Large-subunit ribosomal RNA, domain VI from a metagenome, 267 nucleotides, folded computationally. Its mean pLDDT, the model's own confidence on a scale to 100, is 91. RNAcentral holds the full RNA, with entries from SILVA.
Context: one part of a larger RNA
RNA sequence: CGCAGGAAAUUUGACGAGAUCUGACCUUAGUACAGAGGACCGGGUUGGACGUACCUAUGGUGUACCAGUUGUCGCGCCAGCGGCACGGCUGGGUAGCUACGUACGGAAGGGAUAACCGCUGAAAGCAUCUAAGUGGGAAGCCCACUCGAAGAUUAGAUUUCCCUGGCCUUUAAGGCCCUGAAGGUCUGUUCAAGACGAGGACGUUGAUAGGCUGGAGGUAGAAGCGCAGUAAUGUGCGGAGCUGACCAGUACUAAUCGACCGUGAGG
Numbered sequence: 001c002g003c004a005g006g007a008a009a010u011u012u013g014a015c016g017a018g019a020u021c022u023g024a025c026c027u028u029a030g031u032a033c034a035g036a037g038g039a040c041c042g043g044g045u046u047g048g049a050c051g052u053a054c055c056u057a058u059g060g061u062g063u064a065c066c067a068g069u070u071g072u073c074g075c076g077c078c079a080g081c082g083g084c085a086c087g088g089c090u091g092g093g094u095a096g097c098u099a100c101g102u103a104c105g106g107a108a109g110g111g112a113u114a115a116c117c118g119c120u121g122a123a124a125g126c127a128u129c130u131a132a133g134u135g136g137g138a139a140g141c142c143c144a145c146u147c148g149a150a151g152a153u154u155a156g157a158u159u160u161c162c163c164u165g166g167c168c169u170u171u172a173a174g175g176c177c178c179u180g181a182a183g184g185u186c187u188g189u190u191c192a193a194g195a196c197g198a199g200g201a202c203g204u205u206g207a208u209a210g211g212c213u214g215g216a217g218g219u220a221g222a223a224g225c226g227c228a229g230u231a232a233u234g235u236g237c238g239g240a241g242c243u244g245a246c247c248a249g250u251a252c253u254a255a256u257c258g259a260c261c262g263u264g265a266g267g
Stems, first nucleotide, its partner, number of pairs: 001151001005162007015148004021048007033037001050105005058099004065092005070085006109143003116136004163266001165177004178264001183261004187203005208254003211250005217243003224237005
C1' cells in the first nucleotide's frame, strides 16, 4: 500500500514445512518342519540413536549470595572491617540458563497402488491373472500426527463495536466552518517477550518495577558480652547472623498531566 467505510476479537485451511528409524529379550514353542538345525503368524517387555518440551528430583554453571583462608596496604592502635593479588585462593550455593537429568513422540487406522499372488474369462471349443470385468498386496504414495498459513490479489468466514453536521461555489480529485467516534499510536513502569522492530502486563478506579515487611531457599553458627583455658581455642546467649534474581503482602518511590492519528453512513 492492497484486501471498496473504519475497528476489535475469534477462526476456516488452499498451500507449505516437520516427523516417518531400529535392536535385543520373553512367550507362542524346542511347537511346525525327516535329521541337523529351527521358524512364519500373533502377544508382551526393555533398549539405542533422533526429536520436542521442561527444571520437581540428579548434576553443571551461578564474577552483585554465605563462609574459611594467605600475603600486603589502609581505617591511629586492639578488636572488627575494607582495597589489591585470575572472582587472590578454597568450600558450598538461590533464581535463571542447562544435560549427564526428567517427561513425551515416531502408535493405531483408512484409501489408491508396485513387484507379485489370485477369481471369472474370451480372442484361440483347450489353456491363460486381462483383452471386457474383478479381489489381495509394501518401511514406499495420499490421508491420518505436529507446526506455519487469507498478499490464498480467488486477499475467505463469524461475532461485536463506531460514525446519521452546516454554508458557499467556477459542481470539482473544490473551498470554509463545525465535528474528531470505535479504536490505535506516542509516552511512562516493565516482562518467564526480545538483537532492533515486534509481542505480553500495568499506568492511581493501580501491585507494573523498585523499596519495605514476611516467607522460601542458601550459607553455617555473626558482631558483642559472659564463662573455661597461660594461650591457640572452645563454649553460652543462638538453627545465630547475613542473604542476587524466587513466593507473597504493602502505594513509601516512579508509572503525572497529556498529545497525536483515525471521521461524519461508505464507488